The RNA shown here (c-di-AMP riboswitch aptamer (ydaO/yuaA leader)) has 155 nucleotides and comes from Actinoplanes nipponensis. It was read from a public genome assembly, where an Rfam model found it.
[in-house]
């Protein structure tokens, strides 16, 4: 003097996941998500008809009303969309391919890599003042190479 590990402190970093008072319980504040008017979209001659299963009630027997589901629709979420057919059929979409979309941790480039789950509402939800309502985790110094910056420490 260089590299490795591991402990402490300080100061980045990815995320909404912070912060203040409290002994706890909680409460403020701040950030995030969902719900929900007008206006706006959508729809829109008139009438008829239909408006997801299943179980109980109750009446006027043709419907309400409650409970339950989850092959309809919606929400969190990058995590979809298109061909394609797998499979006795349907639900529904395997291999495979194209497109779109995300990760690989301050920002730019280059090369590459990986991932498009999962779970929650129950027949319902465009938007979206007011106004209700839920959450505030966990990880880490971040694959490679090249350049830039910024805090904190130190002269």
């Nucleotide at each position: 003097c260089g590299g490795g590990c591991u402990g402490g402190g300080a100061c980045a970093c990815c995320g909404a996941a912070u912060u203040c008072a409290g002994g706890c319980a909680u409460g403020g504040a701040g950030c995030g998500g969902g719900g929900g008017a007008a206006c706006c979209a959508c729809a829109c001659g008139u009438u008829c008809u239909c408006c997801g299963g299943c179980g109980c009630g109750c009446c006027g027997c043709g419907g309400c009303g409650c409970g339950c589901c989850u092959c309809g629709g919606g929400g969190u979420g990058a995590a979809g969309c298109c061909g394609g057919g797998u499979c006795a059929c349907c639900a529904c979409g395997a291999a495979c391919g194209g497109c779109c979309g995300g990760g690989c941790a301050a920002c730019c480039u280059c090369a590459g890599u990986c991932c498009g789950a999962a779970c929650c509402c129950g027949a319902c939800a465009g938007c979206u003042c007011a106004c209700c309502u839920c959450g505030c985790a966990g990880g880490c110094g971040u694959g490679g190479a090249g350049g830039u910056c910024a805090a904190a420490c130190g002269a």
The organism belongs to Actinoplanes, within Bacteria. The model forms 96% of the base pairs in the Rfam consensus. Rfam family: c-di-AMP riboswitch aptamer (ydaO/yuaA leader). From the family's description: This family represents a conserved RNA structure found upstream of the ydaO and yuaA genes in Bacillus subtilis and related genes in other bacteria. Gene Ontology terms of the family: cyclic-di-AMP binding and regulation of gene expression.